RNA sequence: GGGGUGCUAGCUCAACAGCAGAGCAGCCGGCUCUUGACCGGCCGAUCAGGGUGCGACUCCCUGGCGCCUCA
Repeated sequence: GGGGUGCUAGCUCAACAGCAGAGCAGCCGGCUCUUGACCGGCCGAUCAGGGUGCGACUCCCUGGCGCCUCA
C1' cells in the first nucleotide's frame, strides 16, 4: 500500500430501516443484628462528518481508531 471486519451505557453484548434494550458495575430503597446474597427502583450510550430516505445504530461516501489477511 490492497482486501476484509469491528466501533452502541463504566464493562460484556442485543436491536427486519420504525419506542435504543439486557446482564454485570454504580446509586437509592426493602429484607438482615451487620455484611453478603436476594428483591424493587434510578442513572447512564449509537466513533466523527456528510448523503439517501417520511423515518438511519442499521444503507451509501469520507475520515479516525482496533483486529484479520495479502504483498
Predicted 3D model of a 71-nucleotide RNA (transfer RNA) from a Sandaracinaceae bacterium. The organism belongs to Sandaracinaceae, within Bacteria. Rfam family: tRNA. Rfam classes the family as a transfer RNA. The RNAcentral record of the sequence draws on ENA.